c-di-GMP-I riboswitch aptamer from a Desulfobacteraceae bacterium, 78 nucleotides, folded computationally.
[in-house]
RNA sequence: CAUUGAAAAAACCAAACCUCGGGUAACCGGGAGACGGAAAGCCACGGAUCCUAAUGGUAGGAUAGCCGGGUUGCCAUU
Numbered sequence: 001c002a003u004u005g006a007a008a009a010a011a012c013c014a015a016a017c018c019u020c021g022g023g024u025a026a027c028c029g030g031g032a033g034a035c036g037g038a039a040a041g042c043c044a045c046g047g048a049u050c051c052u053a054a055u056g057g058u059a060g061g062a063u064a065g066c067c068g069g070g071u072u073g074c075c076a077u078u
Stems, first nucleotide, its partner, number of pairs: 002078001004076002012037002018031005035065001041071003045068003048063006
């Protein structure tokens, strides 16, 4: 530097429900809680889905725990 995640160990994250707060909304943050996760760290770049502007075009936004891509990284393994 690359492969893999079988076994092991150390650590990490935290779905749903509940609760407090923010947002028109999708959804987000804190608490509590664990369904899961080997990038469930980070980036809206491509696709997808969702929200708002009555609808379409269009514009703005949300999801990184939907898929792909980019980037950084722990332990073990070859």

Overview:
It matches the Rfam family "c-di-GMP-I riboswitch aptamer". Rfam links the family to the GO term cyclic-di-GMP binding. The sequence was found by an Rfam model in a public genome assembly. The source organism's lineage runs through Bacteria, Pseudomonadati, Thermodesulfobacteriota, Desulfobacteria and Desulfobacteraceae.